RNAcentral holds the sequence, with entries from SILVA. This is a predicted structure of a 1412-nucleotide RNA (small-subunit ribosomal RNA) from a metagenome. It matches the Rfam family "Bacterial small subunit ribosomal RNA". Its family is annotated with ribosome and structural constituent of ribosome in the Gene Ontology. The coordinates come from a structure-prediction model, not an experiment, and the mean pLDDT is 84.

[in-house]
């Protein structure tokens, strides 16, 4: 925020000094004053009085012209007018100086006149500059919508140079606004300049145009021009000076100073050049301008050397230790000469001025002179500057930084740190192996600069003119009428706004872009040409919009004929139900839940019957049916009433379509008043349920729902899809109407309108869908939309009585919110199946007592490790030393082992001494092997001495191998090529069936293939062969009390080799002619016969660093290593896992039967003898089908016990023995004999197990000297039970939902409590601007100005005329009062929001989220 600017125009409504052209002229007079003199005031600034003098200063006359004016006439123009001639009358100029010549005139010497130069004055034109109007354009806020009284207009008059309300005075009421007035805020405009492809976006430094403004406000004077940056005068504020009376002052000029601030330079040369000012010139002034200086502030240029030089120096640095890398890079040869440096030359930029000639032009009468201009001399004129540039001398010599280095984004390793120190644009790094921090070293980029930061464009089509969108991501207004605006059907003829072509002006220079060109070159300059897409003009042209004028029927109405239809309003009625009353019938409950109570009933309910009452809503029909614009509309009936559909084609003739603001309607809830009130029911009461439950469920229950009349104006007012039109495959419904066929008729069957559904195809979409009812192709108008949150919220408007509604920001905070689909997981979704999962069952654990491992506490230590299932009789298949790793105490320190050098020996061993031992001192021994060239040399071992190293059960299993659990022996998990999809992916692997199985068959856009299953290995059931000793004895012979004990036999058992045997083959059935299952036959075994071993892809950062192995870190006279004694065994407790029990289906005695699989020579150990046992003596056999451990035990027979804490139990303790070991005290195991505790079958709860299985009984084995209740094995006896899959728990497969992906142990909401921050309000207080009214009123201009003053004109003189002043008046800046608007800071208090570490209640959403 303006005619202020740009840019076109207008002045017929203007001026223009100095320039430059031309006409005419420059006359005759006059009074004064400064400087200066003298006098004198003031502190000063500065005045005062008197006196004299001059002009190109000042005045008055004439005379032209001009201008005004009177009358008259000519011409021109877009209006208003403009321009010319005559004319009348009135105003109404001037200045001269100085210099030069003497041809002509005059004296006549040289002078005047006159000429020339120079002014000076009118007149007309010209440039030139300023003045003013006008179109168009030129920031935000509508949360600023109404503004205005000189305001709009007119007439008159003043006033300007000049047009106007520019002012006055009247007189009209008018003038601006939604196409944004008015008010706030902010801001000079512009060429241009960054920037981008461009269209735009930002911007207005430096150069240039224009404007505005000079300490604030105000004002005029002077002049051509100023209301004047270096001038005046008042007013304010400030600083200075003063003798306190009174003065001075205005750097946003150039340097410079403070002060503010992240920041911004010399108190320089010098006018030599270019401009300018005054002058006749010289020449004087010019911090304009030319140059230095300061700043890497930017833009070009240049340089810090160049070549050659190792399979590669020292040194850093990294290492897989073999090397790699800085790195040809140093060194070293060999050059070369910019910049710096020294010495020495040296410009351009200068063109003028001055003066001499000459020669030309002009004026002139003139060959004078004098302007002017050419020529040729002569002389002068650079601040930068001894600069730029040349040259020559020495010399590689004096000149390399910053940033980065995870991705984006080129460029990586070491080392230190350890979520600390720290980085970070953005995602993000750092918690002990950091490529992200910090430092090195390399690289990488860029370069006399690098890098931060800060802005603005760009990328961003992310505000979309170019060149986006609104089902579901943000977005379509609740719905319609309808006024301004936008658009707008088929035809003729005109006009030319608009469009288009073609001219003209203009668009200022620089910039930018091309070409040349001058500084060595390039920044930098110079010429030249295109450009300036814009304006305003002239001329044309008529498709097409658009204006005027006509016509036309297809859009749109109107008319006539039928037609459906919960479409509205109002009256008026209906019946079932239900609640209540009355009365009858009848007896004890009813009623309600998951279950109960609450409540209701003996005062008779509930149930039934009859009657009456009352309010609400309308079953059946009935329907993705039907009508409304939408919201919304249902018993009948009547009466108005709207709008739609078909068919007729007759009628208006574009009348249309959208619609900002307007207006109307708008469910529920809600409010006012009156009325109604049956049933249903927020609030509230009571019972339940719960930890609580202000809830979900029951009892009841008022508002209200109902009517009337007014008000609110909002909903997931949703098709989450505006509203009109036209166009683009279809199939099948439905509701209404119309035509056709057909038939005697009906029915039906075909067409087409409308309207309402479905599927579907091109196309369309991010998908998901939509698909003539569009989210397709298109045109019209409205609306809304720009990251999440804050916040559908503050403030302020308007609506409303209110609740509230419309409109609607910002701070500040995050890196995301969000949609669709995909793949997991999960769900107190859903469907199919499986599994000792439940169920049926048998037997146990939780109670005792003991053993055993844990945990805890204890200790000097009571070593580590394992942690839900998948840690707990677990590493450990065996801790008295020892193991070992813990503790205490004594020792070693190259070392208890390993490689290596060198000396020296064999070493051990063994003996004495201290020692608790290791160990130390000392002594005895003087002793391998193998080669030899016989000196010596190798080898094992041993002792001394060295560094190198060894050592480490020290840390990290979250750095790893390896190895192992588990989900789980579940059935799965995958690939390749195809196909789909934009993609994640799908598909195969789903489906129908069948399995123990992704097992098999079928079907199928999928065809195959992998690792799982399954088979293939092994025990084991059956049979045949082969072989028969150690096993075996059937027939023969032989011995014995007796026995395969002999001979003999390979028949049989049994042994261990090789084979057969099962394969759903066979038969029936079911079955999709399949897979397969169901019976059945054989057979020793039947449908995987039974059993083992075999563990997919992967999960758990699962376990192991202490089996072993490693990378990093750590110990290093110790965190290694010897000993010795202790401990790992402790014990108020607490949990596992076992064994033994409690009894009679038993204990206890005696007798008797039958096994399998091991083991064994430092061994198993027989017979015999001894002991009461444990054992011992003793030593046959056996290196095992031979001998031996070895008895097997339950069983069985027979006899006691007689239900008791007992002849059950067997702990505890006490003696007294054994047995292994150097050694059983801590701390062993067995054994007699004495002791005889708990316990009488186990609460909650909880484990195994589906057949040779559970249970129950013995038996070997491995560790091991000794020590089993534990493990790993083996064989006896040998049950019960499974209707079944609802539910617990695990799993598998297809679906669903999902806000989850660390995947339900997820996710995630609100109060509250702390800290922080930014906002709103907020009694009030302080600013700041701004309006209305009044008050005072400077300067000053304008009007007045009798009384004051005055040289010039007039008058002889009074005195005019004239002009100054005071003085008043109107205006009027700054102050002052009051009174509102409007925006700011403070602020106790009040409020809601954001953010914070693991805070607290509680669990609202996400699954059916446990009440969708």
């Nucleotide at each position: 925020a303006a005619c202020a600017c740009g840019u076109a125009a207008a002045c017929a409504a203007u001026c223009u000094g100095c320039c430059c052209u031309u006409c005419a002229g420059u006359u005759c007079g006059g009074g004064a004053u400064a400087a200066c003199g003298u006098c004198u005031c003031g502190a000063a600034a500065g005045g005062g009085a008197c006196g004299c003098u001059a002009a190109u200063a000042c005045c008055g006359g004439a005379u032209a012209a001009u201008a005004u004016u009177u009358u008259u006439c000519c011409u021109c123009g877009c209006a208003u007018g403009g321009g010319g001639a005559a004319u009348u009358a009135u105003u109404g100029a001037a200045a001269a100086u100085u210099g030069g010549c003497c041809u002509c005139u005059a004296u006549u010497u040289a002078u005047a006149a006159g000429c020339u130069a120079u002014g000076c004055u009118g007149g007309a034109g010209g440039a030139u500059g300023a003045g003013u109007u006008u179109g168009c354009g030129u920031a935000c806020c509508a949360u600023u919508a109404g503004u205005u009284a000189g305001u709009u207009g007119g007439u008159a008059g003043g006033g300007u140079a000049a047009c106007g309300g520019c002012c006055u005075a009247c007189c009209a009421a008018g003038a601006c606004c939604g196409c944004g007035a008015u008010g706030g805020u902010u801001a000079g405009c512009c060429g241009g300049c960054c920037u981008g492809a461009g269209a735009g976006g930002g911007u207005g430094a430096a150069c240039g145009g224009c404007c505005a403004c000079a300490u604030u406000g105000g004002g005029a004077c002077u002049g051509a021009g100023a209301c004047a940056c270096g001038g005046c005068c008042c007013a304010g504020a400030c600083u200075c000076c003063u003798a306190c009376g009174g003065g001075a002052g205005g750097c946003a000029g150039c340097a410079g100073u403070a002060g503010g601030g992240a920041a911004u330079u010399u108190u320089c040369c010098g006018c030599a050049a270019u401009g300018g000012g005054c002058g006749a010139a010289a020449g004087c002034c010019u911090g304009a301008c030319g140059g230095a200086g300061c700043a890497a502030u930017g833009c070009c240029g240049c340089g810090u050397g160049a070549a050659c030089g190792a399979c590669g120096a020292a040194g850093g640095c990294c290492u897989u230790c073999g090397g790699g890398u800085c790195g040809u890079a140093a060194a070293g040869u060999u050059c070369u000469g910019u910049c710096a440096g020294a010495u020495g030359g040296g410009a351009a930029g200068a063109a003028g001025g001055a003066u001499u000639a000459u020669u030309a032009u002009g004026c002139g009468a003139a060959u004078a002179g004098c302007u002017u201009a050419a020529u040729a001399g002569u002389u002068u004129u650079g601040a930068c500057g001894g600069u730029a540039c040349c040259a020559u001398c020495a010399g590689a010599g004096g000149a390399a930084g910053c940033u980065a280095c995870g991705g984006c984004u080129a460029a990586u390793u070491a080392c230190g740190u350890g979520c600390c120190a720290g980085c970070a644009g953005c995602c993000g790094c750092g918690g002990u192996a950091a490529u992200a921090c910090g430092u090195a070293a390399g690289u990488a980029g860029c370069a006399a600069g690098c890098g931060u930061u800060a802005u603005c464009c760009g990328g961003a089509a992310u505000u979309a003119c170019u060149g986006g969108g609104u089902g579901u991501a943000a977005a379509g207004g609740g719905u319609g009428u309808g006024u301004a605006g936008g658009c707008g059907g088929c035809u003729u003829u005109u006009c030319a706004a608009g469009u288009c072509u073609u001219g003209u002006g203009u668009a200022a220079a620089a910039u930018a872009c091309c070409a040349c060109g001058g500084c060595u070159c390039a920044a930098c300059c110079g010429u030249g040409g295109a450009c300036c897409u814009g304006c305003a003009u002239g001329a044309g042209a008529a498709a097409c919009u658009g204006g005027a004028a006509g016509g036309c029927u297809u859009g749109a109405g109107u008319g006539g004929a039928u037609g459906a239809g919960a479409g509205g309003u109002a009256a008026c009625u209906g019946g079932a139900a239900u609640a209540c009353c009355u009365g009858g019938u009848g007896u004890a409950g009813u009623g309600g839940u998951g279950a109960a109570a609450u409540a209701u009933g003996u005062a008779g309910a509930u149930a039934u019957c009859a009657g009456g009452u009352a309010g609400a809503a309308c079953a059946c029909c009935g329907a993705u049916g039907g009508c409304g614009a939408a919201g919304g509309c249902a018993g009948g009936u009547u009466a108005c009433u709207g709008g739609c559909a078909u068919c007729c084609c007759a009628c208006u003739g574009a009348c249309g379509c959208u619609g900002g603001g307007a207006c109307a309607c708008g469910a529920a809830a809600g409010c006012a008043u009156g009325g109604g009130g049956a049933g249903c029911g927020a609030a509230c009461g009571g019972g339940a349920u719960u930890a609580g439950a202000u809830a979900c469920c029951c009892c009841g229950g008022u508002a209200g729902u109902c009517c009337a009349u007014g008000c609110u104006g909002u909903a997931a007012a949703c098709g989450a899809u505006g509203u009109u039109c036209a166009c683009u495959a279809g199939g099948u419904g439905u509701a209404g109407g119309g035509g056709g066929u057909a038939u005697c008729g009906a029915c039906u069957c075909c067409c087409u309108c409308u309207g309402u559904g479905c599927c579907g195809g091109a196309g369309u979409u991010a998908a998901c869908g939509c698909a003539u009812u569009a989210a397709g192709u298109g045109a019209a108008c409205c609306a809304c939309c720009u990251g999440g949150g804050g916040a559908a919220u503050a403030c302020g408007a308007u609506c409303g009585c209110a609740a509230g509604a419309u409109u609607a920001a910002a701070a500040c905070u995050c890196a995301a919110a969000g949609g669709a689909a995909u793949u997991g997981a999960c769900g107190g979704g859903g469907g199919c199946c499986c599994g000792c999962a439940c169920a049926a069952g048998c037997g146990g654990u939780g109670g005792a007592g003991u053993a055993u491992g844990u945990g805890g506490u204890u200790u000097a230590a009571u070593u580590c490790g394992a942690a839900g299932c998948a840690a707990c009789c677990c590493g450990a298949a065996g801790a008295a030393c020892c193991u070992u790793a813990c503790c205490a105490g004594g020792g070693c320190u190259u070392g208890a082992c390993a490689u290596u050098u060198c000396a020296g020996g064999a070493a051990a061993u063994c003996c004495a001494u201290g020692g608790a031992a290791a160990c130390a001192u000392g002594g005895c021994c003087c002793u391998c092997u193998c080669c030899u060239u016989a000196u010596g040399g190798a080898g094992a071992c041993c002792u001394g001495a060295g560094g190198a190293c060894a050592g480490g059960u020290g840390u990290u299993g979250c750095a790893u191998g390896g190895u192992u659990g588990u989900c789980g022996u579940c059935a799965g998990c995958u690939c390749g090529u195809g196909u789909c999809g934009u993609g994640a992916g799908a598909u195969g692997u789903u489906g129908g069936g069948u399995u123990a199985a992704g097992u098999c068959c079928c079907g199928c856009a999928a065809c195959g293939a992998g690792c799982g299953c399954a088979a293939c290995c092994c025990c084991u059931a059956u049979c045949u062969u082969u072989a028969g000793u150690u096993a075996c004895c059937a027939g023969c012979g032989g011995a014995u009390a007796a026995u395969g004990c002999c001979g003999g036999g390979c028949a049989c058992u049994c042994u261990a080799g090789a084979g057969a045997a099962a394969c759903u083959g066979c038969c029936g059935g079911u079955g999709a002619c399949a897979a397969a299952c169901c019976g059945g036959a054989g057979g020793a075994a039947g449908g995987u016969g039974g059993g083992g071993a075999u563990g997919a892809c992967g999960u758990c950062a699962a376990a192991u660093c202490a089996u072993c192995a490693c990378g990093g870190c750590c110990c290093u006279u110790a965190u290694g290593u010897c000993c010795u004694g202790g401990g790992c065994u402790a014990c108020a407790c607490a949990c596992g896992u076992a064994c033994u029990a409690c009894a009679a289906u038993g204990g206890c005695g005696c007798g008797u039967a039958u096994a399998g699989a091991u083991g064994g020579u430092c061994g198993c150990g027989a017979a015999g003898c001894c002991g009461c046992g444990a054992g011992g003596c003793a030593g046959a056999g056996c290196c095992a089908a031979u001998c031996c451990c070895a008895a097997a035990a339950a069983g069985c027979g027979c006899g006691u016990c007689c239900c008791a804490g007992u002849u059950c139990g067997g702990a505890u303790u006490g003696c007294a023995g054994g047995c292994u070991g150097a050694a059983a005290c801590u701390c062993g195991c067995c054994u007699g004999c004495a002791u005889g505790a708990a316990g009488u079958c186990g609460g909650a709860a909880u484990c195994g197990c589906u057949a040779g299985u559970a249970a129950u009984c013995g038996c070997g084995g491995a560790u091991c000297a000794g020590c089993a209740a534990g493990c790993c094995g083996c064989g006896g006896u040998g049950a019960a039970u499974a209707c079944g899959u609802u539910c617990c728990c695990g799993g598998g497969c297809c679906u669903u939902g999902u806000a989850c992906a660390c995947a339900c142990c997820g996710c995630c909401c609100g109060u509250c409590a702390c800290a922080c921050c930014a906002c709103c309000u907020g009694a009030a207080u302080u600013g700041a601007u701004u309006g209305c009214a009044c008050c005072c009123g400077a300067a000053g201009u304008c009007g007045u100005g009798u009384a004051u003053c005055u040289a010039a004109c007039c008058g002889u003189a009074a005195g005019g005329a004239a002009g100054a002043a005071a003085g008043c008046g109107c205006c009027g800046a700054a102050g002052g009062u009051g009174u509102g608007g409007u925006u700011g800071g403070u602020a106790a208090g009040g409020g809601g929001g954001g953010u914070g570490a693991a805070g607290u209640c509680g669990u609202a959403a996400c699954a059916a989220g446990g009440u969708a």